Fluoride riboswitch aptamer (crcB RNA motif) from Thermodesulforhabdus norvegica, 71 nucleotides, folded computationally.
RNA sequence: CAAGGUGAGGGCAAUGAAGUCUGCCCGAAUCGCCCGUCGAUGAAAGUCGGGCUGAUGACUUCUACUCUGCC
Numbered sequence: 001c002a003a004g005g006u007g008a009g010g011g012c013a014a015u016g017a018a019g020u021c022u023g024c025c026c027g028a029a030u031c032g033c034c035c036g037u038c039g040a041u042g043a044a045a046g047u048c049g050g051g052c053u054g055a056u057g058a059c060u061u062c063u064a065c066u067c068u069g070c071c
Base pairs, nucleotide, nucleotide: 009026010025011024012023013022016062017061018060019059020058021057032052033051034050035049036048038046
């Protein structure tokens, strides 16, 4: 110095916030899908362009957005 362990605690689960529960992570967990382009000799990661769904991991509530109806 690193690996590993322990304690206290914290964080994460494709778009915001709160509560409850579940799972995961300890510097990781996590960072959606479709089509085309470049990547290329052929692939993969990725680049670029176009398109699509969802504010939850799940439940409840709020906010924002979308659609329809009524006043």

Annotation:
Its mean pLDDT, the model's own confidence on a scale to 100, is 83. Of the family's consensus pairs, 100% are formed in the model.